Predicted 3D model of a 71-nucleotide RNA (transfer RNA) from Chryseobacterium sp. KACC 21268. Lineage of the source: Bacteria > Bacteroidota > Flavobacteriales > Weeksellaceae > Chryseobacterium. The sequence is in RNAcentral, with records from ENA. Model confidence (mean pLDDT): 84 of 100. It matches the Rfam family "tRNA". Rfam links the family to the GO term triplet codon-amino acid adaptor activity.
RNA sequence: GCGUAUUUCGUCCAAAGGUAGGAUAACGGUCUCCAAAACCGUUGAUCUAGGUUCGAAUCCUAGAAUGCGUG
Numbered sequence: 001g002c003g004u005a006u007u008u009c010g011u012c013c014a015a016a017g018g019u020a021g022g023a024u025a026a027c028g029g030u031c032u033c034c035a036a037a038a039c040c041g042u043u044g045a046u047c048u049a050g051g052u053u054c055g056a057a058u059c060c061u062a063g064a065a066u067g068c069g070u071g
Stems, first nucleotide, its partner, number of pairs: 001070007010024004018054001026042005047063005
């Protein structure tokens, strides 16, 4: 350089065009003599810019980052 895959809460993963959800972490509470564990709750995200569409995390184009293959 070329080809290909991936990019979503702090972290790990869902969501096959129609309210972005779960686990974990963090914080608060219940329980306990105290703490841990357990249980309940709260907070927090779609890589960037365009396009298509009534509607885009999802489809298209360009770019960025990372991985793999290739010379």